[in-house]
RNA sequence: UAAGUAGAUCGGGUGAUCGCAGGUACAGUAUCGCAAGGUCGUAUCUGAGGAAAGUCCGAGCUCCAUAGGGCAGGGUGCUGGGUAACGCCCAGUGAGGGUGACCUUAAGGAAAGUGCCACAGAGAGAUACCGCCAAGACGUUCUCGUCUUGGUAAGGGUGCAAAGGUGCGGUAAGAGCGCACCAGCAGCCAGGUGACUGGCUGGCUCGGUAAACCCCACCUGGAGCAAGACCUAAUAGGGGGAGGAUGAGGCUGCCCGCCGACUUCCCGGGUUGGUCGCUUGAGGCGUUGGGCAACCAACGUCCUAGAUAGAUGAUCACCUCGCAUGCCGCAAGGUGUGUAGGACAGAACUCGGCUUACAGGUCUGCUUAUGUU
RNA sequence: GUGGGCGUAGCUCAGCUGGUCAGAGCGCCAGGUUGUGGCCCUGGAGGUCGAGGGUUCAAAUCCCUCCGUUCACCCCA
Numbered sequence: 001u002a003a004g005u006a007g008a009u010c011g012g013g014u015g016a017u018c019g020c021a022g023g024u025a026c027a028g029u030a031u032c033g034c035a036a037g038g039u040c041g042u043a044u045c046u047g048a049g050g051a052a053a054g055u056c057c058g059a060g061c062u063c064c065a066u067a068g069g070g071c072a073g074g075g076u077g078c079u080g081g082g083u084a085a086c087g088c089c090c091a092g093u094g095a096g097g098g099u100g101a102c103c104u105u106a107a108g109g110a111a112a113g114u115g116c117c118a119c120a121g122a123g124a125g126a127u128a129c130c131g132c133c134a135a136g137a138c139g140u141u142c143u144c145g146u147c148u149u150g151g152u153a154a155g156g157g158u159g160c161a162a163a164g165g166u167g168c169g170g171u172a173a174g175a176g177c178g179c180a181c182c183a184g185c186a187g188c189c190a191g192g193u194g195a196c197u198g199g200c201u202g203g204c205u206c207g208g209u210a211a212a213c214c215c216c217a218c219c220u221g222g223a224g225c226a227a228g229a230c231c232u233a234a235u236a237g238g239g240g241g242a243g244g245a246u247g248a249g250g251c252u253g254c255c256c257g258c259c260g261a262c263u264u265c266c267c268g269g270g271u272u273g274g275u276c277g278c279u280u281g282a283g284g285c286g287u288u289g290g291g292c293a294a295c296c297a298a299c300g301u302c303c304u305a306g307a308u309a310g311a312u313g314a315u316c317a318c319c320u321c322g323c324a325u326g327c328c329g330c331a332a333g334g335u336g337u338g339u340a341g342g343a344c345a346g347a348a349c350u351c352g353g354c355u356u357a358c359a360g361g362u363c364u365g366c367u368u369a370u371g372u373u
Numbered sequence: 374g375u376g377g378g379c380g381u382a383g384c385u386c387a388g389c390u391g392g393u394c395a396g397a398g399c400g401c402c403a404g405g406u407u408g409u410g411g412c413c414c415u416g417g418a419g420g421u422c423g424a425g426g427g428u429u430c431a432a433a434u435c436c437c438u439c440c441g442u443u444c445a446c447c448c449c450a
Base pairs, nucleotide, nucleotide: 001369002368003367004366005365006364007363008362009361010360012319013318014317015316016315017314018313020047021046022045023044024043025042026041028039029038032037049344053355054354056353057352058351059350060349061224062223063222064221068256069255070254071253073220074219075218076217077216078092079091080090081089082088093107094105095104096103097102108215109214113213114212115209116208117207129156130155131152132151133150134149135148136147137146138145139144164182165181166180167179168178169177183205185202186201187200188199189198190197191196228276229275230274231273238267239266240265241264242263243262249259250258251257268449269448270447283302284301285300286299287298288297289296290295321341322339323338324337325336326335327334328333374446375445376444377443378442379441380440383399384398385397386396392430401417402416403415404414405413423439424438425437426436427435
């Protein structure tokens, strides 16, 4: 310098004018509303994100038994740790990919049991179709054919998959039948918290599929802020059907147990009422210490949106970034002008994650290749 | 906001206990019938099963992630 890889971070800035939402203070309310309550004005402060998104997981919080028992169902699935918790994160193990930095990985069990493995093929978990070999019989007559019985998975053919693979020996022909190496399995020893790794020995081999049922281990009650609580008015706290203390309905399905009076359908009506929940929280930032890390602890410091059809915007000027173009310069670059350019997107009870979208910029570690010193 | 459902031919749907056949009706095109048109008869075209990835020998079907679409929800105190 080029190509790549892993991670961190920013994601426009300043000023002016007009406007919107919320808090606080002051001051008003002749006005709106039956009321709870709301509202005008002035001053001042504050006002979107890294994903606020998708709603895919896990929690807080609220109600239903201060959430109960059994079965069923659901979820997770290498090991160790982190965490309030998780299907998340960190560190490692095995497998796969890459020259490498590094990346990917739903990765327990198929010698518990069941199912499935289409077509093809003789045969798909068990098999002799062709072939090879032996014996017998018959034919033939000089070594061949047919039939019967038996041995054989080495060869052919089929298929995603065919009885461990390759080689040598061996045999009537063959075969882990024997041996060497490799793969796999079991046992023992050593190391490691563990997944696992290394070594030795053994008999030789036991197909795939569990994102099929299932087995094993662990986890798991339901509904959700439209949860839920309080306040205010009403000529409609309405009418009809069905079920209901012989138990409605609730705890997703069943049984038990608990609570104990409403539930449901049709018609009709009402307001699109108010307040709380509602933003201080497993919170942010900094320093120190522990830990490989995720993370944890101590101390200091900060307070930073809360709407209810939904505020956070618009215009102008300058700057910045990008683009186009002119001039200077060998080049790096400098400078002038123009500019409909600057993404994805936008809180709605709150957090921790994951996933997805994203113009452009900055920084750091590492790898490979080439060149120079 | 919360909780569900559905995406298969131009339209409406089946297939979703994985298997080699992706199908039915209507519609479309061509031919026949008819003097012509319709009805009717015969034949044909048209699909990356919403998109991407994974599991498997094999995926419309099983699993994951996105995209689109649709339904339900307040009160009668």
Two RNAs folded together computationally: RNase P RNA and transfer RNA, 450 nucleotides in total. The coordinates come from a structure-prediction model, not an experiment, and the mean pLDDT is 75. Rfam match: Bacterial RNase P class A. Gene Ontology terms of the family: dimeric ribonuclease P complex, ribonuclease P activity and tRNA processing. Rfam's curators write: Ribonuclease P (RNase P) is a ubiquitous endoribonuclease, found in archaea, bacteria and eukarya as well as chloroplasts and mitochondria.